[in-house]
Background: The RNA shown here (small-subunit ribosomal RNA) has 1404 nucleotides and comes from an uncultured bacterium. The prediction has a mean pLDDT of 84. The sequence is in RNAcentral, with records from Greengenes.
RNA sequence: UCCUGGCUCAGGAUGAACGCUGGCGGCGUGCCUUACACAUGCAAGUCGAGCGGAGAGCGUCUUUUGGGGCAACCCAGAAGAUUCUCUUAGCGGCAAACGGGUGAGUAAUGGAUGAGUAACCUCCCCAGAAGAUGGGAAUAGCCUUCCGAAAGGAAGGGUAAUACCCAAUAAUGUUAGAAGAUUAAGGUCUUCUAAAGAAAGGUGGCGCAAGCUACCACUUUUGGAUGGGCUCAUCUCCUAUCAGCUAGUUGGUGAGGUAAUGGCUUACCAAGGCUAUGACGGGUAGCUGGUCUGAGAGGAUGGUCAGCCACACUGGGACUGAGACACGGCCCAGACUCCUACGGGAGGCAGCAGUGGGGAAUAUUGGUCAAUGGGCGAAAGCCUGAACCAGCGACGCCGCGUGAGGGACGAAGGCCGAAAGGUCGUAAGCCUCUGUCAGAAAGGAAGAACCUCCCAAGUCCGAAUAGGGCUUGGGACUGACGGUACUUUCAAAGGAAGCACCGGCUAACUCCGUGCCAGCAGCCGCGGUAAUACGGAGGGUGCAAGCGUUAAUCGGAAUCACUGGGCGUAAAGCGCGCGUAGGCCGCUUUGUAAGUCGGACGUGAAAGCCCUCGGCUCAACCGGGGAACUGCGUUCGAUACUGCGAGGCUUGAGUCCUGGAGAGGGUGGCGGAAUUCCGGGUGUAGGAGUGAAAUCCGUAGAUAUCCGGAGGAACACCGGUGGCGAAGGCGGCCACCUGGACAGGUACUGACGCUGAGGCGCGAAAGCGUGGGGGGCAAACAGGAUUAGAUACCCUGGUAGUCCACGCCGUAAACGAUGGAUGCUAGGUGUCGGGGAGCGAUCCUCGGUGCCGGAGUUAACGCAUUAAGCAUCCCGCCUGGGGAGUACGGUCGCAAGGCUGAAACUCAAAGGAAUUGACGGGGGCCCGCACAAGCGGUGGAGUAUGUGGUUUAAUUCGAAGCAACGCGAAGAACCUUACCAGGCCUUGACAUCCAAUGAACUUUCUAGAGAUAGAUUGGUGCCUUCGGGAACAUUGAGACAGGUGCUGCAUGGCUGUCGUCAGCUCGUGUCGUGAGAUGUUGGGUUAAGUCCCGUAACGAGCGCAACCCUUGUCCUUAGUUACCAGCACGUAAUGGUGGGCACUCUAAGGAGACUGCCGGUGACAAACCGGAGGAAGGUGGGGAUGUCGUCAAGUCAUCAUGGCCCUUACGGCCUGGGCUACACACACGCUACAAUGGUCAGCACAAUAGGUAGCUAAGCCGCAAGGUAGAGCCAAUCCUCAAAGUUGGCCUCAGUUCAGAUUGUAGGCUGCAACUCGCCUGCAUGAAGAUGGAGUUGCUAGUAAACGCGCGUCAGCUAUAGUGCGUUGAAUACGAUCCCGGGGCUUGUACACACCGCCCGUCA
Repeated sequence: UCCUGGCUCAGGAUGAACGCUGGCGGCGUGCCUUACACAUGCAAGUCGAGCGGAGAGCGUCUUUUGGGGCAACCCAGAAGAUUCUCUUAGCGGCAAACGGGUGAGUAAUGGAUGAGUAACCUCCCCAGAAGAUGGGAAUAGCCUUCCGAAAGGAAGGGUAAUACCCAAUAAUGUUAGAAGAUUAAGGUCUUCUAAAGAAAGGUGGCGCAAGCUACCACUUUUGGAUGGGCUCAUCUCCUAUCAGCUAGUUGGUGAGGUAAUGGCUUACCAAGGCUAUGACGGGUAGCUGGUCUGAGAGGAUGGUCAGCCACACUGGGACUGAGACACGGCCCAGACUCCUACGGGAGGCAGCAGUGGGGAAUAUUGGUCAAUGGGCGAAAGCCUGAACCAGCGACGCCGCGUGAGGGACGAAGGCCGAAAGGUCGUAAGCCUCUGUCAGAAAGGAAGAACCUCCCAAGUCCGAAUAGGGCUUGGGACUGACGGUACUUUCAAAGGAAGCACCGGCUAACUCCGUGCCAGCAGCCGCGGUAAUACGGAGGGUGCAAGCGUUAAUCGGAAUCACUGGGCGUAAAGCGCGCGUAGGCCGCUUUGUAAGUCGGACGUGAAAGCCCUCGGCUCAACCGGGGAACUGCGUUCGAUACUGCGAGGCUUGAGUCCUGGAGAGGGUGGCGGAAUUCCGGGUGUAGGAGUGAAAUCCGUAGAUAUCCGGAGGAACACCGGUGGCGAAGGCGGCCACCUGGACAGGUACUGACGCUGAGGCGCGAAAGCGUGGGGGGCAAACAGGAUUAGAUACCCUGGUAGUCCACGCCGUAAACGAUGGAUGCUAGGUGUCGGGGAGCGAUCCUCGGUGCCGGAGUUAACGCAUUAAGCAUCCCGCCUGGGGAGUACGGUCGCAAGGCUGAAACUCAAAGGAAUUGACGGGGGCCCGCACAAGCGGUGGAGUAUGUGGUUUAAUUCGAAGCAACGCGAAGAACCUUACCAGGCCUUGACAUCCAAUGAACUUUCUAGAGAUAGAUUGGUGCCUUCGGGAACAUUGAGACAGGUGCUGCAUGGCUGUCGUCAGCUCGUGUCGUGAGAUGUUGGGUUAAGUCCCGUAACGAGCGCAACCCUUGUCCUUAGUUACCAGCACGUAAUGGUGGGCACUCUAAGGAGACUGCCGGUGACAAACCGGAGGAAGGUGGGGAUGUCGUCAAGUCAUCAUGGCCCUUACGGCCUGGGCUACACACACGCUACAAUGGUCAGCACAAUAGGUAGCUAAGCCGCAAGGUAGAGCCAAUCCUCAAAGUUGGCCUCAGUUCAGAUUGUAGGCUGCAACUCGCCUGCAUGAAGAUGGAGUUGCUAGUAAACGCGCGUCAGCUAUAGUGCGUUGAAUACGAUCCCGGGGCUUGUACACACCGCCCGUCA
C1' cells in the first nucleotide's frame, strides 16, 4: 500500500428515564418493575303494567269531639271505609356469561389463514304455522316463641302470583318400534303405533253482563339472523452438551357420557403409535391486524386502538342458566388480613380513583349520564368509574409566540491584537410602527337527535265516531364540558430562550488558567509550560420550548450473503475410501396435469399505511371514497420446462475377448555385502574420539590382519521431478494367491449414473497389552567435555523401543496447506505405458506424470486442459484476536488420550500478500592509513592546560561517545566578568518623546575604599524670518529603558557530523488496483551515477569532474626598494656607485597535459597496461569548494527573535574577592629518561610574516634579564639575527657534565596595582624518571620523524596552545582472512522510535 477482518460513528424510532432549561394552545398518551398487599368510596341493576303486604300523602264519604258563628257554615282533631299518587323489605321475571381489567399461565386443549360439521347448540330478535282448556298443593314476606356477641339460624301459625304441581288437547317436532322407497352406503324421504305442553296472565277501551277488542307477555313447531361448540390442513422462538418417547399409550368391539364427534370415560381384545422433515426433554414467550426500521428481501417488536385466547388471592369442584365451571356468585382446601363475648364469623381493586411497597420511572380518592352504547321496564324513567369531559406530567406529535422597519458616534463594555485596528455589531441606545399569545372587559355558538307532551294531517287493527299502533309536519322540554371555542374592544414591546457542541469522523477558533496534575473520551485518542481535545471566557455552529445524556431496537453490516459472501497462503476441504437415506440426473415419443402460468368467483374484519376529496384559520388530528392487503380456497383453461405413467435409443455407465507395463497387496522360501559377537592364528602399543580434549577400550595383548562360526536387521550399484496404489504408503531374488488401471477389438445390457448426512472399513510414526526376538541404531539414564550455568548442541556408553505374531490406539505440516464428478476453453517442451502410419527421419493417437506459458482469474503471490479459468450437481467447513481445541456433559479407549465442544473475562485490533527502507554473528562485488607491512607516539614520570569530582560566600555559564575535555577563550592581576560579599542609585549607564532651567565645558579643595556628596574658578558659543531653533547638560512627570534571567524541545542565522562518501532527485513515457517500480538495475570500467555497451525508457537537475587560488616548467611585458652576466669606478670588505634588465626575483598576462601519439589487452567500445616525448602523465601536488538529508546534534552567553519571568531589582554603579581552590580521576600536550646524546668553542644555509600609542639599529652600562641612546623605517629600502647541521675539544653509561621539577635568594620588565595571581634573568637547590601493563593513536612522500622561525590575541603574560613558514628528510604496503567505517546488487525479517529494534518466560 492493497486485501481480509472485527470495533466505532453519522440516520430513524421509543409507553421511556436522568441533567439543564421552560411562554401558549390543539390532538394523543401515561406502573414496561411485585399476577406484591390493600384503608375508604363508587363500578349491576331493574320491573308495582307479575304477586301478597307494609308505610306516607292530597282527596272523597260516614260517624264523632272541641272551639267560633244567629244560621248556612268555618277551624282543629279522632275513628272507619275508599279512589288516586309516592316509596319498596320479600316472592317472582329478566339481566348479572355483556361491558371494564390484566398478560400470570400457555410452544399448542392457543393464535393466523383456509376449509368441514350429513357430528351440534343458540335467551332476546325477525318471518311462517298452530295454540293458550280444567284443576290443585305449598312457600317467603308477616305474626308469635326461641338460640347467638355477631354473621345468622330454628320451631309454630296464616297468605299471593306471570312461583310450583297435576290432568286434557296437538304434529310436518322429540324418543322408541315396524314397513317401504332411494343412495355417493354416511344417510335421506314416505306411512303407521306408543309417551310428553301453556301464564284460563297483565294493562287500556267498549259493554249491565256474558263477552269483544288493542298491545305486552306466554306455549309448540319450521325457517332465518346472531352468537358459539367441535374437527381438519398449512404456518407459528431457541436448544441435539435433550436421541429415543409412549400403557389409556395406538386401534377395535360393547357400554356410559355430552348439545355434539371422539380413549372423553370404562370393560374386553389386538400390539400398536410418534421420531433425524427433530419425537421426548429443557429454556423462553399470550397470538394477530399492526408498529419501528430497511431500496427491497428481511430484522426487531406486539404499549395505546381493534380481533381471538387465558386468568380473576392460590389450587380444586360443581350448581343455576340459552349461555359460566362464572373478576364485584356458591362449596371445599391453603396462605394472608380483619372482627370476636374465643364459641365462631368476614374478605379478595389484574374495575375507577386512591394507599403502602418495589422501582430510574408512570396521573385525580374530580364532573356528568348532555351525547354514544348497554341492562331492566309498555313507558316515563332508574342504573351505568362503559362512555363523554375536566385535572396532573414538554411523555410524544403538531401549530404559534418571545416583535417589525429604520438606525454608524460603527457608542460604552467584553474579547483579540502585528497596537494600525478587528470583532460581538444594526446588535444595543434612539426614532417610527404592529398587536399573535398571555392580561382586562363585553358578547357568545355547534355538539340537541331521540324519548315524552301538545297541535295538525294521513294510514292500519278494530263492530266502533272508543282505544291503540305506525308515518309526516310544526311547537315545547333536555348541556357535564362551560367563566368553552369563537368575535369585538382596551392597554402596552410591555410578561415570554435555552441547551448541546466547536481535534478527525462532523457544521463550528481564539485567549487565559492548568502542566501525564486536575480532568476529557462514541472510536481513534488528548493532558509531561505556548492544549482549536481538560477548566473558564470571548466568538462561532447546530437545534429550539426544548436541548443533551443513558437504555434498548432497525439501519449502515454484502458483518449469516434467498435477493447477496467465502474456504492454495487471510477464518475455512473431513487423512482416505465403500456406501444408506436424501439431493441431482443423457437423447426421443406419448399420456397426465401435481409443481408452473393465465382468467373468474369467494375470502383476505374494521382501524392503520398509500392516493384523492372534505372538516377543525393551518398542521397534528378527524370524516367520505378508492386502491392495496403481495395470502388462502374453489373452478375453468394452457402444457414449454420439472414431476409421474408407458414405449423406444446409445453417446453416460457396465459386461466380454486379446495384450503388454508396474517397489500394488498377502504368504512361504532363498541370497550376498556390511556391522557386532564368539573361537583360533599372526602381531605390538597404542586405539577410539574431537574445534581441542576427556570419559572409554588396550600389555589379562586391544586397534590392525587372516581363517572358521553365530545371530539379527536392512537390501548398495541399477535408481530416474521413473513406476504402482484411494490415502497412509510400497524397493534383494524366486514361487503361489490376489486387487486395480491402461491399450486394442467393437459383440452385448440399455441410464443400470454422480454425490453422499449418519454408518462401515483402511489409516505414518510414537504409544499400549500378551508372547517371542534383539545385530545395528537409540528416547530415558550414566559419565566426559563446552559454558557464568548447560537438566542441551559435541563425545563414550546405554535401556525401553525399533523386528515378528495376535489385539488395541485413530492421530500428523495425514500438504498440492487445493473435496468429489462431468462438460467446455491457445500452445510449446520433456518423460512413463500402449496402439497406428511410414523404407526411414519422423508423424498421429489414448492414458499417466513434470516444466514453461496465453486468454481468463486472483488482494497480490501465483494458477493456467493435472485450473486457483468458464459452468452444473452433491457433500464438508468458516464468520475478529486471546481465553481454547480449554472447562463441563456425553461418547470411544486397558491407559495415554481421541471425537463432540462452550462461557465468563479481556483487547481494538489479530491477519494475508506485496512495497520502500533499516538490520543480519546471510551471500557475492568494491573502496578507505580500516587491517596488514612499517616509522614515530600515547598509556608509566615530572609539569602545563582542559574536564569531572570535591571544596567554597563565589569557585559565573555553556560544550558530553566518535562529532565535550590546549573546546567557546586569537590570551581572567583591576577591567574583561556574566559569580560572591559589602557600600550605593531608581525614568535609571543606554534610546525616543514632553516641560522647565542652563551654552557645552572647565579649575581647585574637602570627605569617602570608591561609587558619590559638598563647596568653588573660568566660560556665555552656533543658526535665525527675532517668534524661535539645533546640539549638549541638569531637574521633573510618565510612557518606557534595562536583564549574559528561563525555554536551542517555540525559532532565524551560523556550525559540527556521517563525508569530499558517490550519491540524491525530477519531467514525460511505460508497468503495477496501489504503495511503488523503471530510468539509477545488467556486462565492463573509473577516484567518481566517470565513461562505454546493452536496455521501456528518453531526457534533465543538484552532486563528481572542470572553471577559482597556490605550487612545479617556459615565454612575453615591466625593472625599484629586488638582482649583478658583461663594461666602468671605488672599498679592508659589502650591488657600495655609474650603468644594465641578461639571470635570480617580483607581479601581470600567456603557453603547457588532452590518454594527444605508438604498441598490447579489451567487444571494432569505454577503458586499462607498457612506451616515446616532456619541467610535469594519466584528477601532476596542495587548497577553497560539503548534493538530498540524518542526529528535536550545538549555540537564546556573538547576534537576532516568539512566549514566560524581574521592575527601589533577576536592572545599574563601585571596592574587594572569586573564575587560579585540591585527598583524587580522565583527556590533549610539553620536557625527559640520554652517547644517533650532553656541553664548550668556531663555521654554514631559509621561508612566511609584522611594525608609528609601533618595530627599534649602531654605541655605552650590566654575568644576564635588561637599561641608556635614539640612527633608520608608514617598509622588496630600516628593524632582521635561524636551529638541527658541520669542524674540533671534553664527558664514558652513572640517576651521571642525563633530566630538569621543586625550593631559597638576588634582580629586571609591563602596568594605578604583580599578596591572593604575571613573565623574564643570575646564583644556589637538583625531585620523579633508566623507554613505560592491558590497551590505544598519527602517518603512504617532500609524507612521517626531527629542527628552528614568524604571526594573531596582547600593557604584560600562564603560548609547552592555535595557526602559518621553511630546513634536514626516511621506512613499508605480500595482500584482501580478520577489526572499524562506507557504496552497489541480492536474500530473510514478526524491525519502521527501524537490532541501542522487537519480543518470550520466571520473579518482584